[in-house]
Molecule: transfer RNA
Organism: Alphaproteobacteria bacterium
RNA sequence: CGGGGCGUGGCGCAGUCUGGUAGCGCAUUCGACUGGGGGUCGAAAGGUCGCAGGUUCGAACCCUGCCGCCCCGACCA
Numbered sequence: 001c002g003g004g005g006c007g008u009g010g011c012g013c014a015g016u017c018u019g020g021u022a023g024c025g026c027a028u029u030c031g032a033c034u035g036g037g038g039g040u041c042g043a044a045a046g047g048u049c050g051c052a053g054g055u056u057c058g059a060a061c062c063c064u065g066c067c068g069c070c071c072c073g074a075c076c077a
Base pairs, nucleotide, nucleotide: 001073002072003071004070005069006068007067010026011025012024013023020057028044029043030042031041032040033039050066051065052064053063054062
């Protein structure tokens, strides 16, 4: 320098193909059961979907640029 993959609540991931209410598990908080802890059950809070633009009635999803991490190739005596 070229090509590819990934980036989504605190953590791990799905959702992207086919644009249409942002979800799951764990963790956290509250409540119930229990003498308490643990455990089980119920509920709640928590996201500007890496950043900035564009297309669209509507973008996590499509397009462009950029950033970070990883892989491959080239260059490198």